[in-house]
């Protein structure tokens, strides 16, 4: 330099155009002599910028970051 893959919550991940879900972690509570476990409630996310579309996590373009391949 060229090519390919990936980027969603603190972490692991669903959602292939129609209200962004779950688990775990965090906070509060119930229970308990106390704690753990269990149960209930709750906070938190689409890498950035544009474009297409009535509507974009999803499709297109560019950029950013990480990984792999070629030279």
């Nucleotide at each position: 330099a060229g090519g390919g893959g990936c980027g969603u919550a603190g972490u692991u991940u669903a959602a292939u155009g129609g209200c962004a879900g779950a688990a775990u972690a965090g906070g509060a509570g119930u229970c308990u002599c106390c704690a753990a476990a269990a149960c209930u409630c709750u906070u938190g996310a689409u890498g950035a910028a544009g474009g297409u579309c009535c509507g974009a996590u999803u499709c297109c373009u560019u950029c950013c970051g990480c990984c792999c391949c070629u030279g």